Model confidence (mean pLDDT): 84 of 100.
Predicted 3D model of a 97-nucleotide RNA (SAM riboswitch aptamer (S box leader)) from a bovine gut metagenome.
The RNAcentral record of the sequence draws on MGnify.
RNA sequence: CUUAUCCGGAGUGACGGAGGGAACAGGCCCUAUGAAGUCCGACAACCUGCCUAAAAAAGGUAAGGUGCCAAAUCCUGCGGUUCAGCCGAAAGAUGAG
Numbered sequence: 001c002u003u004a005u006c007c008g009g010a011g012u013g014a015c016g017g018a019g020g021g022a023a024c025a026g027g028c029c030c031u032a033u034g035a036a037g038u039c040c041g042a043c044a045a046c047c048u049g050c051c052u053a054a055a056a057a058a059g060g061u062a063a064g065g066u067g068c069c070a071a072a073u074c075c076u077g078c079g080g081u082u083c084a085g086c087c088g089a090a091a092g093a094u095g096a097g
Stems, first nucleotide, its partner, number of pairs: 001097006011040001013039003019030003024077004041069001043067001046065003049061004073091001078088004
């Protein structure tokens, strides 16, 4: 840079000990009934592998590579609109190339 997805799912664990929700701003939240982080575990099924299938499509599995485990990507920010809302964009995250 291209492309797909982003309203589903997942902990009464161990260590740790004060922050966290990407960045900025404004909100709103989580957190000593224990934040970040590490380990374990779980979830998921994007890629690889394996199974069903003549093949493809599709389905299954969960061994390997990622990912992920409060709230829609927590909400708003820009544009449109029939304006408690809806649609789209931008930015961001993740996979594959």